[in-house]
Small-subunit ribosomal RNA, 5' domain from an uncultured bacterium, 511 nucleotides, folded computationally. Its mean pLDDT, the model's own confidence on a scale to 100, is 83. Rfam family: Bacterial small subunit ribosomal RNA.

Context: one part of a larger RNA
RNA sequence: GGAUAAACGCUGGCGGCGCACAUAAGACAUGCAAGUCGAACGGACUUAACCAUUAGUUUACUAUUGGAGCGGUUAGUGGCGGACUGGUGAGUAACACGUAAGCAACCUGCCUAUCAGAGGGGAACAACAGUUAGAAAUGACUGCUAAUACCGCAUAUGCCUUGAGUAUCGCAUGGUACAAAAGGGAAAGGAGCAAUCCGCUGAUAGAUGGGCUUGCGUCUGAUUAGAUAGUUGGUGGGGUAACGGCCUACCAAGUCAACGAUCAGUAGCCGGACUGAGAGGUUGAACGGCCACAUUGGGACUGAGAUACGGCCCAGACUCCUACGGGAGGCAGCAGUCGGGAAUAUUGCGCAAUGGAGGAAACUCUGACGCAGUGACGCCGCGUGCAGGAAGAAGGUUUUCGGAUUGUAAACUGCUUUAGACAGGGAAGAAACAAGACAGUACCUGUAGAAUAAGCUCCGGCUAACUACGUGCCAGCAGCCGCGGUAAUACGUAGGGAGCAAGCGUUAUCC
Repeated sequence: GGAUAAACGCUGGCGGCGCACAUAAGACAUGCAAGUCGAACGGACUUAACCAUUAGUUUACUAUUGGAGCGGUUAGUGGCGGACUGGUGAGUAACACGUAAGCAACCUGCCUAUCAGAGGGGAACAACAGUUAGAAAUGACUGCUAAUACCGCAUAUGCCUUGAGUAUCGCAUGGUACAAAAGGGAAAGGAGCAAUCCGCUGAUAGAUGGGCUUGCGUCUGAUUAGAUAGUUGGUGGGGUAACGGCCUACCAAGUCAACGAUCAGUAGCCGGACUGAGAGGUUGAACGGCCACAUUGGGACUGAGAUACGGCCCAGACUCCUACGGGAGGCAGCAGUCGGGAAUAUUGCGCAAUGGAGGAAACUCUGACGCAGUGACGCCGCGUGCAGGAAGAAGGUUUUCGGAUUGUAAACUGCUUUAGACAGGGAAGAAACAAGACAGUACCUGUAGAAUAAGCUCCGGCUAACUACGUGCCAGCAGCCGCGGUAAUACGUAGGGAGCAAGCGUUAUCC
């Protein structure tokens, strides 16, 4: 000098774009953050027009009851989604990450393409009704019922298992194609007058997303030198989507290590960012990719897929309710509270846009996201006026008392109006109609008036900028050298000056 997720002191006009708990992965009141589908299903509630019935009666209305029924709402069964999005960096020195390869050892819902199919049955369980336990959370028993929920049977080109063989290829185990024979295994309907559309089942290929393996790279310490028994390898078995001590029984005694094993400490990794002429050094906030975690520890279930943040079970700590028998909870989602701290924002608006989930769609949901609010926290831009004006006014400071300086500075004269104020108009962002949170915002036009807007640090040398007074090794200053003991350009104040400027200085950290 540059930089910062900064903080502190003094000061503070506006706008644009960014950024904002680095500390207690401490504890959390309250609200919201994941739902959706009635075109899968049986109910329940409500109801337009219609028909019938009864009553009143100005024969055309009003009211009652019942039937059927367009439509609407929806607790429950069922489907898809809650594995995405969003948060945090505690753990992790590791195939976690980066990079380059491999899988002849693998999976993949929704999506795309192709081929082939959907025949015929059955038994339930919610809801509901009744009885009943409990303070509640939540149940128990009996009975009824539907389905794209569940379960057999049939069919099966292809598919899976076993497989006599044939051909061919290679990358070690082997791969690919064909294949007699034996065995096994599917399905669901809905909407529409219909055409048809949306679904369902089996198979192949793709795409997407993942899983696994390997080479190389990835902090400090030897005042850590030996470490290791599922440990290293083999065989049989099990398990997995898949290879594998992944697990298990037996057998062998191996395996790693001064090219630093093991242990200890520290740490999420990278694209990047800062700095530097570069080499390099430092760093990993924001944005993007990967990983890990979700009160602590453990476990499985469901599912195409699970670290399952807003799922389940068990144990621990904590908080809350309780009729003391028992229950409920998890902000490292968005706001917000307490606490900690030098320190970090609103319990805002909207789904209008982009994206996501569900749905045939309309649409619903979306604290993702788009916006607004707070903060000079950073970067950038603009303004606080411009021109003239010497009696060099007054005042201040200083003085050798002549003057010098503040200083064209002010007053005064003329001009302008950015930002701001007031008034009028008023967007784009929205692809054919409609639909804009932001927002009466940006922007445009007009009006008045210099009006509403400058500070901070420094002035001994380094280092641009000096005098007076006070103080008297005191009070104090200080980045280094150093200054102060009676004329201090170094302390304090004043005048003047220098630098930067809506900032200036200090502190901290990096180059």
RNAcentral holds the full RNA, with entries from Greengenes.